The part of an RNA shown here (small-subunit ribosomal RNA, central domain) has 350 nucleotides and comes from an uncultured prokaryote. The full RNA is in RNAcentral, with records from ENA. The coordinates come from a structure-prediction model, not an experiment, and the mean pLDDT is 89.
Context: one part of a larger RNA
RNA sequence: CUGGGCUUAAAGCGUACGCAGGCGGGCCUGUAGGCGUCCUAUGAAAUCCCUCGGCUCAACCGGGGAAUUGCAGGGCGAACCACAGGUCUUGAGGGAGGCAGAGGUCGACGGAACCAUAGGUGGAGCGGUGGAAUGCGUAGAUAUCUAUGGGAACGCCAAAGGUGAAGACAGUCGACUGGGCCUUUCCUGACGCUCAUGCACGAAAGCGUGGGGAGCAAACAGGAUUAGAUACCCUGGUAGUCCACGCCCUAAACGAUGCGCACUAGAUCGGGGUGACUCUGACGUCUUCCCGGUCGAAGAGAAAUCGAUAAGUGCGCCGCCUGGGGAGCACGGUCGCAAGGCUAAAACUC
Numbered sequence: 001c002u003g004g005g006c007u008u009a010a011a012g013c014g015u016a017c018g019c020a021g022g023c024g025g026g027c028c029u030g031u032a033g034g035c036g037u038c039c040u041a042u043g044a045a046a047u048c049c050c051u052c053g054g055c056u057c058a059a060c061c062g063g064g065g066a067a068u069u070g071c072a073g074g075g076c077g078a079a080c081c082a083c084a085g086g087u088c089u090u091g092a093g094g095g096a097g098g099c100a101g102a103g104g105u106c107g108a109c110g111g112a113a114c115c116a117u118a119g120g121u122g123g124a125g126c127g128g129u130g131g132a133a134u135g136c137g138u139a140g141a142u143a144u145c146u147a148u149g150g151g152a153a154c155g156c157c158a159a160a161g162g163u164g165a166a167g168a169c170a171g172u173c174g175a176c177u178g179g180g181c182c183u184u185u186c187c188u189g190a191c192g193c194u195c196a197u198g199c200a201c202g203a204a205a206g207c208g209u210g211g212g213g214a215g216c217a218a219a220c221a222g223g224a225u226u227a228g229a230u231a232c233c234c235u236g237g238u239a240g241u242c243c244a245c246g247c248c249c250u251a252a253a254c255g256a257u258g259c260g261c262a263c264u265a266g267a268u269c270g271g272g273g274u275g276a277c278u279c280u281g282a283c284g285u286c287u288u289c290c291c292g293g294u295c296g297a298a299g300a301g302a303a304a305u306c307g308a309u310a311a312g313u314g315c316g317c318c319g320c321c322u323g324g325g326g327a328g329c330a331c332g333g334u335c336g337c338a339a340g341g342c343u344a345a346a347a348c349u350c
Stems, first nucleotide, its partner, number of pairs: 004321003007304002012318001014201002017198001021194003025088007033081002035077006042070001049065006091191001092188003095184005103177007110154001114150008125136002162169002206247006215241002220236004258317006266295008275286003299306002323350003332343004
C1' cells in the first nucleotide's frame, strides 16, 4: 500500500453552514500533460533465469543470451482523465401563481386551576397514611361565597397529526421573519455533491449580574417505617424551576442507522398540493408530486430484523473502529469565572 468493518458485537462527529481538498451532466472542436504504442540512448560487473561448455558428477567455474519491470529523448494515436474554446438543458438556482404548518423573535390579551390578603356564612375539627404521627385549627382552621393581588403552565381540539438541520416547538391575537411543497416550464446555463481546519446553533442541570417567586422541589429539618433507614411514605422547606443579559457545550443529543445522487415488485393508512371524470354538488373514483407510518417480493442479514424513509444494488465525499480492565483516567496543550469540556497515552493486569 491492498484487503475488513461501523442498527443491536469495537465503531456515524449532537446538528447545520462552509474555505482548502476530493469527486463531478450531454454534445462539438482543439491541445497533447497523464495514458497507449514504437524507436533511440542508458540501466557497471557479479547474482537470479535460459542455453552451451570445463573440472570423472555435483557444488563450483567459464562463454553466450535474456532480464534489469527505472529514468531520459524522439515519432505516432486521441477513446478515457486533464486543459482550452464553443454549445445544450435533464443536475442546480431563479421568476410567476398558489398552499399547509406548535418553524423563529418580540409584544398584547384571555380563561380554568393554585396560593396569598381582606370581608361574609359557619363553629371543631382539618390534613395525611398501609396504619399513624409530625403539621394546621376556638388568636376561628377545614368547608363555602365575594373582592383584590401574584406567579407559572396552557385542558378539550389532539391524532400512528404537523413544523424544524438538530436541540426542540402547543391558550388567543398582532408585528417582524426563516424554510418547505405543488403548478407553470418563463429565465440563468453545470453555477453541482461532500467537506479536514474553521464558524454558528445546541435539552436538562450548573455558573455570573439584576429581577421574580404561585405551585413544585435537590440540600436541609421534623414525623413514621426499620435491627439500622444518612432511603422508599408523610409534614415542612432553601437553591433551583420563571424573566433579561452573559457564560457553560454535555446527554440513551437515539432511528443507538453521516450526507448526496441513481437504480430495484407491490399493498395499505395518515398529512399537503396538481390534473381528470361523475349534468351540478357535500362527496366519491382515478392520476401525479412531496412528507409521515404499517405490512411485505426480490435481495440483504449471525439473527432479531431491514426491505423505494434499505440495513438491497452502485457511485462520490467526510467521520469513526481494531480484545477486556487500567481510562475517557494521568500528563501536556487548549477553552471556561468555576464546575468542568475537548484532545488523549503508558506502566501494570486478564